Model confidence (mean pLDDT): 86 of 100.
Small-subunit ribosomal RNA, central domain from a Patescibacteria group bacterium, 352 nucleotides, folded computationally.
Its Rfam family is "Bacterial small subunit ribosomal RNA".
The sequence was found in a public genome assembly.
Context: one part of a larger RNA
RNA sequence: UUGGGCGUAAAGCGUUCGUAGGCGGUUUAGAAAGUUUGUAGUUAAAUAUGGUCGCUCAACGAUCAAGUCGCUACAAAAACUCCUAAACUUGAGAUUGGCAGAGGCAACUGGAAUUCCACAUGUAGGGGUAAAAUCCGUUGAUAUGUGGAGGAACACCAAAAGCGAAGGCAGGUUGCUGGGCCAUUUCUGACGCUGAGGAACGAAAGCGUGGGGAGCAAACAGGAUUAGAUACCCUGGUAGUCCACGCCGUAAACGAUGGAUACUCGAUGUAGGAGGGAAUCGACCCCCUUCUGUGUCCAAGCUAACGCGUUAAGUAUCCCGCCUGGGGAGUACGGUCGCAAGAUUAAAACUC
Numbered sequence: 001u002u003g004g005g006c007g008u009a010a011a012g013c014g015u016u017c018g019u020a021g022g023c024g025g026u027u028u029a030g031a032a033a034g035u036u037u038g039u040a041g042u043u044a045a046a047u048a049u050g051g052u053c054g055c056u057c058a059a060c061g062a063u064c065a066a067g068u069c070g071c072u073a074c075a076a077a078a079a080c081u082c083c084u085a086a087a088c089u090u091g092a093g094a095u096u097g098g099c100a101g102a103g104g105c106a107a108c109u110g111g112a113a114u115u116c117c118a119c120a121u122g123u124a125g126g127g128g129u130a131a132a133a134u135c136c137g138u139u140g141a142u143a144u145g146u147g148g149a150g151g152a153a154c155a156c157c158a159a160a161a162g163c164g165a166a167g168g169c170a171g172g173u174u175g176c177u178g179g180g181c182c183a184u185u186u187c188u189g190a191c192g193c194u195g196a197g198g199a200a201c202g203a204a205a206g207c208g209u210g211g212g213g214a215g216c217a218a219a220c221a222g223g224a225u226u227a228g229a230u231a232c233c234c235u236g237g238u239a240g241u242c243c244a245c246g247c248c249g250u251a252a253a254c255g256a257u258g259g260a261u262a263c264u265c266g267a268u269g270u271a272g273g274a275g276g277g278a279a280u281c282g283a284c285c286c287c288c289u290u291c292u293g294u295g296u297c298c299a300a301g302c303u304a305a306c307g308c309g310u311u312a313a314g315u316a317u318c319c320c321g322c323c324u325g326g327g328g329a330g331u332a333c334g335g336u337c338g339c340a341a342g343a344u345u346a347a348a349a350c351u352c
Stems, first nucleotide, its partner, number of pairs: 004323003007306002012320001014201004021194003025088006033081002035077008049065006091191001092188003096183004103177007110154001115149007125136002162169002206247006215241002220236004258319006266297012301308002325352003334345004
């Protein structure tokens, strides 16, 4: 290479957009590049195949014949792929009317609680633990009340719930704004799918500059525990956590499951629509159907098993990424990026 794979054995890029490329709906006509058929030429000899013959046989040799593949030229066919022209509406997109939502950004704002400060009441303890101690307190703590300051997070609602491409998103109000779903006509007329490079977004921690700092809390200090205790427990406590701007670009970034399309039994919840029925003054509730999402259980099928099972890990097609024994190693060197931390790309010797 042929081939086999990627939920858990090695293997799906963290996610999306998108360039090149690959692939691509229905109908008609044309063309004939791919494709198919025929003819001609070429396809050296030897070898290989078949016949005959020669060495006593065979190996070996001689001779004759047939032929594949490939290439070139000509002629023909037109189903499929490509191309050209014309058209279509189911894919895709747009319009109109509704709907739900912690989707995003900004501004303003609310209450509870912790801490601190002031005052008042009040007196000897408080705190903490398995038990203690460090610690706080007669310069009046803890507790209770009133007032004030400041920062961060939003109880109940709350849900297997919702939204978002992923990361993620939750007090309230307002403004701006993205996406989705449903229904119904109308419009464009394949405009589509995927996507090497590339671009954008991307938790936490970390970094730079300037703010902020209530609580929590790496580091650090002390008290315990212990043989020791650079820990678990306790008392403190600085970066950080918060904001603005800029970097970093990684996670068990997980559904450990790439994206798109089509097909393939059911049952039962739940969220958002639409239609119908019953009932009603009307609405809600209830029942049926249908579309979209999100769960659970199962038939067929798949799977090494576990399990998956219309939200597939089933049946198929298209495109991309990735894997190829363990260690060395996601390391060295080199390149690129970064302020740094480091990230990314990525071996070999050797060894089992």